Predicted 3D model of a 92-nucleotide RNA (TPP riboswitch aptamer (THI element)) from Oceanithermus profundus. Its mean pLDDT, the model's own confidence on a scale to 100, is 77. The model forms 95% of the base pairs in the Rfam consensus. Rfam family: TPP riboswitch aptamer (THI element). Rfam describes the family as follows. Vitamin B(1) in its active form thiamin pyrophosphate (TPP) is an essential coenzyme that is synthesised by coupling of pyrimidine and thiazole moieties in bacteria.

[in-house]
RNA sequence: AGGCGUCACCGGGGGUGCCCCACCGGGCUGAGAGACACCCUUGGAACCUGAACCGGGUAAUGCCGGCGUAGGGAAGGUGACGGGCCAAGGCC
Numbered sequence: 001a002g003g004c005g006u007c008a009c010c011g012g013g014g015g016u017g018c019c020c021c022a023c024c025g026g027g028c029u030g031a032g033a034g035a036c037a038c039c040c041u042u043g044g045a046a047c048c049u050g051a052a053c054c055g056g057g058u059a060a061u062g063c064c065g066g067c068g069u070a071g072g073g074a075a076g077g078u079g080a081c082g083g084g085c086c087a088a089g090g091c092c
Stems, first nucleotide, its partner, number of pairs: 004082007011041004016035001017028004047072003053066004
């Protein structure tokens, strides 16, 4: 120096369900249920397919678990800061 992490900016990807209600609005879970937001970015479970799936549970719902060492899925870039480790070089 590089790789790695955190933060910032830029680029890219993603979801927005259940219940009450005529609407406004409210309740549940969650990082986020169209948010000036949140999450993910290949070391990829962010998210999609399977799935009008299976078991449990709830007022109800991907609410929880399985499925899942399954198949897909975005390209990441620049800068700052930083612990450990490795390598090159230098000295003895």